About this RNA:
A computed fold for a 176-nucleotide RNA from Methylomusa anaerophila, annotated as Lysine riboswitch aptamer. It matches the Rfam family "Lysine riboswitch aptamer". The family has 47 seed sequences and 3,224 matches in Rfam 15.1. Rfam links the family to the GO term lysine biosynthetic process. About the family: Riboswitches are metabolite binding domains within certain messenger RNAs that serve as precision sensors for their corresponding targets. Its mean pLDDT, the model's own confidence on a scale to 100, is 77. Of the family's consensus pairs, 100% are formed in the model. The sequence is in RNAcentral, with records from Rfam. NCBI's taxonomy places the organism under Bacteria, Bacillota, Negativicutes, Sporomusaceae, Methylomusa.
RNA sequence: UUACUGGAUAGAGGUGCGGCAGAUCAAGAGUACGCGAGGAAGCGCGGCAGGCUAUGAGUGCGCGGAAAGGGAUGACCGCCGAAGUGAAAGUUCCGGCCGGGAGCUUUUGCUGGGUUUGUGCUGAAUAAGCACAAGACUGUCAUUCCGGGGUGCCGGAGUGGAGCGCUAUCGUGCAU
Numbered sequence: 001u002u003a004c005u006g007g008a009u010a011g012a013g014g015u016g017c018g019g020c021a022g023a024u025c026a027a028g029a030g031u032a033c034g035c036g037a038g039g040a041a042g043c044g045c046g047g048c049a050g051g052c053u054a055u056g057a058g059u060g061c062g063c064g065g066a067a068a069g070g071g072a073u074g075a076c077c078g079c080c081g082a083a084g085u086g087a088a089a090g091u092u093c094c095g096g097c098c099g100g101g102a103g104c105u106u107u108u109g110c111u112g113g114g115u116u117u118g119u120g121c122u123g124a125a126u127a128a129g130c131a132c133a134a135g136a137c138u139g140u141c142a143u144u145c146c147g148g149g150g151u152g153c154c155g156g157a158g159u160g161g162a163g164c165g166c167u168a169u170c171g172u173g174c175a176u
């Protein structure tokens, strides 16, 4: 100096990822619900049915009128497989029951990252999230060409791969 290594530590990608208590705001929504007048027979749900109803249901009218989940802002915290998600197993909670929904743990698979468009699901929603596909962009490494130069190196253009990656330092052993 180069190469190798299930090693250790520290880092990088940027509209970067995620989280919690509170505050404010938009939306939820003039909805649910309550009261009143009038009138008179059923109402209820995704399904069943518990249930409500002549002590007056439902629809419509008048007066009043929420909340939760989810979202945005900013502060703070944890970070760079950050995190998300598919499958299997176990387990907790919500619901009258089922369908269904919300968490946690383990194993395993996929995704470098954000973004735009389209489709589908959840959702009140055109918000947001998730899945798939496509597009350009971006970081990284490899490689081809060009330029500079001091083999290594730097920059530009193109192509390709994936985070079990990449960079730096230290360490182990070996080779020159």
Base pairs, nucleotide, nucleotide: 004173005171007170008169009168010167011166014080016079017078018077019076023073024072025071033064034063035062036061042052043051046098047097048096083111084110085109086108087107088106089105090104091103092102093101094100112138113137115135116134117133118132119131120130121129122128140161141160142159143158144157145156146155147154148153